[in-house]
RNA sequence: GAUAGAGGCGCGGGAGCCCAUCAGUAACGCCGAACAGCCCCUCCAAGGGCGCGGACGCGGCGCGAAAGGGGGCCUCGCCGAAAUCCGGCCCGCUUGGAGGCGCGCCGGGUUGGGGAAUCGCGGAACACGCGGUUCACUGUCGCGAGCUUUGCUCGUGGAGCGCUAUC
Numbered sequence: 001g002a003u004a005g006a007g008g009c010g011c012g013g014g015a016g017c018c019c020a021u022c023a024g025u026a027a028c029g030c031c032g033a034a035c036a037g038c039c040c041c042u043c044c045a046a047g048g049g050c051g052c053g054g055a056c057g058c059g060g061c062g063c064g065a066a067a068g069g070g071g072g073c074c075u076c077g078c079c080g081a082a083a084u085c086c087g088g089c090c091c092g093c094u095u096g097g098a099g100g101c102g103c104g105c106c107g108g109g110u111u112g113g114g115g116a117a118u119c120g121c122g123g124a125a126c127a128c129g130c131g132g133u134u135c136a137c138u139g140u141c142g143c144g145a146g147c148u149u150u151g152c153u154c155g156u157g158g159a160g161c162g163c164u165a166u167c
Stems, first nucleotide, its partner, number of pairs: 001167005008079001010078005016073004028062005037050004041099006082111008091102003112138002115135008140158008
């Protein structure tokens, strides 16, 4: 240098099917009171649509979803698997500017892994995801000690840019 492996509630992708949630919510229809604005992610402008034939918002009645997110089955790819942070680029959210959000790609940084608790963010959510901190557990290698010594036990430390095997 190449190839192949290991960690375990191990990591992720997905057409499809099913389930709960979303939610008695949104939209729509009717009624009531009230008044002048309301909508296209936010602000400034432009453009467009609706509105005194009463919009938006509020209260009541009727009807009543869906997507995202989650779980199961199935299936595929894997062991920096993958996740996340920062920067950049393209595209989308009516047009221009600024911002925000989302998909993808590139570069750099961080995290060995899963779990629990707690704080914060996202989210409709007590589901779930993400980040920080703490705690033990686990795998790996180093160091120290002991033993029944090709290994096991205890203690301790580091990080996957690591570890093991073969060539």
RNAcentral holds the sequence, with entries from MGnify. A computed fold for a 167-nucleotide RNA from a bovine gut metagenome, annotated as Lysine riboswitch aptamer. Its Rfam family is "Lysine riboswitch aptamer". Gene Ontology term of the family: lysine biosynthetic process.